[in-house]
RNA sequence: GUGGCUAUAGCUCAAUGGCAGAGCAUCGCACUGUGGAUGCGAGGGUUGUGGGUUCGACCCCCAUUAGCCACCCCA
Numbered sequence: 001g002u003g004g005c006u007a008u009a010g011c012u013c014a015a016u017g018g019c020a021g022a023g024c025a026u027c028g029c030a031c032u033g034u035g036g037a038u039g040c041g042a043g044g045g046u047u048g049u050g051g052g053u054u055c056g057a058c059c060c061c062c063a064u065u066a067g068c069c070a071c072c073c074c075a
Stems, first nucleotide, its partner, number of pairs: 001071007010024004018055001026042005048064005
């Protein structure tokens, strides 16, 4: 340099172009002599970034950043 894959909550991951979610973690309450466990509930998001298409985009298109993989060139 070329091609491909990945990027979504603190972590691990979902979401058929039609209200962005789950588990764990965190916090609160219940329970308990205390803690843990268990149950109920709450908070937490610029969907890597910038544009475009669309009535509507995590999803489609273009560019770009970072990481990973393969290949090419030089030595």
The RNA shown here (transfer RNA) has 75 nucleotides and comes from an uncultured Anaerolineaceae bacterium. It matches the Rfam family "tRNA". From the family's description: Transfer RNA (tRNA) molecules are approximately 80 nucleotides in length.